[in-house]
Context: one part of a larger RNA
RNA sequence: CGUUGGAAAUUUGAGGAGGCCUGUCCUUAGUACGAGAGGACCGGGAUGGACGCACCUCCAGUGUACCGGUUGUGGCGCCAGCUGCAUUGCCGGGUAGCUAUGUGCGGUUUAGAUAAGCACUGAAAGCAUCUAAGUGCGAAGCUAGCUUCGAGAUGAGAUUUCCAAACAGGGCCGUGGGAGACUACCACGUUGAUAGGCCGCAGGUGUAAAGGCAGCAAUGCCAAAGCCGAGCGGUACUAAUAGCCCGAGAG
Numbered sequence: 001c002g003u004u005g006g007a008a009a010u011u012u013g014a015g016g017a018g019g020c021c022u023g024u025c026c027u028u029a030g031u032a033c034g035a036g037a038g039g040a041c042c043g044g045g046a047u048g049g050a051c052g053c054a055c056c057u058c059c060a061g062u063g064u065a066c067c068g069g070u071u072g073u074g075g076c077g078c079c080a081g082c083u084g085c086a087u088u089g090c091c092g093g094g095u096a097g098c099u100a101u102g103u104g105c106g107g108u109u110u111a112g113a114u115a116a117g118c119a120c121u122g123a124a125a126g127c128a129u130c131u132a133a134g135u136g137c138g139a140a141g142c143u144a145g146c147u148u149c150g151a152g153a154u155g156a157g158a159u160u161u162c163c164a165a166a167c168a169g170g171g172c173c174g175u176g177g178g179a180g181a182c183u184a185c186c187a188c189g190u191u192g193a194u195a196g197g198c199c200g201c202a203g204g205u206g207u208a209a210a211g212g213c214a215g216c217a218a219u220g221c222c223a224a225a226g227c228c229g230a231g232c233g234g235u236a237c238u239a240a241u242a243g244c245c246c247g248a249g250a251g
Base pairs, nucleotide, nucleotide: 001152005163006162007161008160009159010158011157015149016148017147018146021049022048023047024046025045026044027043033038051106052105053104054103055102060099061098062097066093067092068091069090070089071086072085073084074083075082076081110144111143112142117137118136119135120134169246170245171244172243173189174188175187176186177185194239195238196237197235198234199233200232201231203228204227205226211222212221213220214219
């Protein structure tokens, strides 16, 4: 821009894409078969591999804005206590998120039409013949079925509701996000929990400083302390103020 008035929501599905894999074991059954050796079809069950999708409860990583230990050196006048730099100085752990090596799930069943093939009926050709007319079975393949995109499907579809007036609705702007390069998308904007702060909880680290007590002292105890990013919940304290713009002439 179009879809022939303008909107919001829910959809139909033309068409497109994805998926389609496979082993072993048990049973049927040491049965059928076979002199024996050996050893099934069909059917039922269990458990794997690779692949794919999703997720983070568990396991394991990462986690340079979390906690702790520690070396050298500089600074805060000194001690104590902090702190800069040294690859995050080095080291031990680790929330959320993101991950796989972790967890869950998937391929199926089924229907239709068929291929090779197997048949029925059956002439040409009194017989025979699956074929010539006709009919039935038959594959991981084909068409559906499963997942997903999908009305620019210009063939522009359908349903419900709203608006005839500066109205319905949308945008600008702001607070943000499991959304994201930007845009878009989604949540919220005081009739408010959108983000921050604060409070509580979960979780991490591992028992802060100061002081007291015990000990000659190192150190230990008072103390599961202190500190804490992203998590969960609550709470209007702060910021989402006010407002502006766009938005018909079809019937």

RNAcentral holds the full RNA, with entries from ENA. A computed fold for a 251-nucleotide part of an RNA from a Bacteroidales bacterium, annotated as large-subunit ribosomal RNA, domain VI. The prediction has a mean pLDDT of 86. Its Rfam family is "Bacterial large subunit ribosomal RNA".